[in-house]
This is a predicted structure of a 77-nucleotide RNA (transfer RNA) from a Deltaproteobacteria bacterium. The sequence was found in a public genome assembly. Its mean pLDDT, the model's own confidence on a scale to 100, is 80. It matches the Rfam family "tRNA". By type it is a transfer RNA.
RNA sequence: GGUCGCAUAGCUCAGUUGGUUAGAGCACUAGCCUCACAUGCUAGGGGUCCCUGGUUCGAGUCCAGGUGCGAUCACCA
Numbered sequence: 001g002g003u004c005g006c007a008u009a010g011c012u013c014a015g016u017u018g019g020u021u022a023g024a025g026c027a028c029u030a031g032c033c034u035c036a037c038a039u040g041c042u043a044g045g046g047g048u049c050c051c052u053g054g055u056u057c058g059a060g061u062c063c064a065g066g067u068g069c070g071a072u073c074a075c076c077a
Base pairs, nucleotide, nucleotide: 001073002072003071004070005069006068007067010026011025012024013023019057028044029043030042031041032040050066051065052064053063054062
């Protein structure tokens, strides 16, 4: 340098044929429970859906470019 894949909550991930308000588990906060802690139960907070642009009535989802990460191939040595 080429090709391919990935990027969504603090972490790990889901998200259907593009459809109106973006989710789960864990974690966190509060309450309940307990002598206390843990477990458990209830409620709650938390999002630039990597960035920019485009298509569309409408984009997390489609298209183009960029950035980062990973795999692989080639080159150099």